A computed fold for a 114-nucleotide RNA from a soil metagenome, annotated as FMN riboswitch aptamer (RFN element). Rfam family: FMN riboswitch aptamer (RFN element). Rfam describes the family as follows. The RFN element is a highly conserved domain that is found frequently in the 5'-untranslated regions of prokaryotic mRNAs that encode for flavin mononucleotide (FMN) biosynthesis and transport proteins. Of the family's consensus pairs, 100% are formed in the model.
[in-house]
RNA sequence: UUCUUCGGGGCAGGGUGCAACUCCCUACCGGCGGUGACAGCCCGCGAACCUCCCCAUGGAGGCCGACCCGGUGGAACUCCGGAGCCGACGGUGACAGUCCGGAUGAGAGAAGAA
Numbered sequence: 001u002u003c004u005u006c007g008g009g010g011c012a013g014g015g016u017g018c019a020a021c022u023c024c025c026u027a028c029c030g031g032c033g034g035u036g037a038c039a040g041c042c043c044g045c046g047a048a049c050c051u052c053c054c055c056a057u058g059g060a061g062g063c064c065g066a067c068c069c070g071g072u073g074g075a076a077c078u079c080c081g082g083a084g085c086c087g088a089c090g091g092u093g094a095c096a097g098u099c100c101g102g103a104u105g106a107g108a109g110a111a112g113a114a
Stems, first nucleotide, its partner, number of pairs: 001114006013025003027098002029087002031045004040085002049062005068082004089101003
């Protein structure tokens, strides 16, 4: 440098209601790289979303959530204990991190081959 493969999880139980996996109680989930030590909430990236250019493929820019206390230790906002918090867009008989859809997509990146 080229190619191949891989590359996101989660509403169980109860309540109200004609109707809710969308509301309420409760439950459950956590992409990729980095970091003295294992991270959803420390740093950064991707995705999504917005704007512009383009017939289109695609390109440029923007935006981009949330953590504290105690303990151990040489070292932890990463482990242990406790208490919290966060989660794109469109759809829906009723408001969605968990249902359906764009998506058999895209992708940070990981592994392998030449």